[in-house]
RNA sequence: UUCUUAUUUUGAGCAGGUGGAGGGACUAGCCCUAUGAAGCCCAGCAACCGACCGUAAUUCCAUUGUAAAAUGGGGCGGAAUCCUUCCGCCGGAUUUUCUUGAAAUCCACAAGGCACGGUGCUAAUUCUUGCAGCCAAUGGGCUGGGAGAUAAGAA
Repeated sequence: UUCUUAUUUUGAGCAGGUGGAGGGACUAGCCCUAUGAAGCCCAGCAACCGACCGUAAUUCCAUUGUAAAAUGGGGCGGAAUCCUUCCGCCGGAUUUUCUUGAAAUCCACAAGGCACGGUGCUAAUUCUUGCAGCCAAUGGGCUGGGAGAUAAGAA
C1' cells in the first nucleotide's frame, strides 16, 4: 500500500501543563479556534487484540424428524438483582470403584469480569453532504450504498 471481516447516534479535557495558528479526511456547506487551533506531556473513556480470572448445570420431559438434529419446557452461570427481562451455556478425555450408578483428575469453551500489555478515542450522529431508491411537498424525512476512520487477520 492492497484485500477480507467487525464496529462506526454510547462514553471521555470547553479552569490540567506546554505550544502559538490553525482545525473538523476530501467536495460543497456549516462550524470550532487568541475566552488559545494542531502537535507533545498528563488525565480520562472504551474494551478491538493479547494476558489473566471465570468455567456451573440431570443419563431429564414434550413435540417434530429415518437419523443427525431442531423447537419448547427444565437446569446452570452472568448482567449490582428476590421476581421479571436479557445474554450465554448444559462439551471431551483418562482413571478408580463397581453397577448401569458414582467419584476423582485433566483439557477445551461461553456469556461475563479485569484494565496488566498492544492499539484507538476524548465539539457537533463519521457535523451534514456526494450515489441510488421510496415517501412527502418549496428548503424535508426514511432506507440502502459509496467514501472515510479504528481494530484484527492476510498478501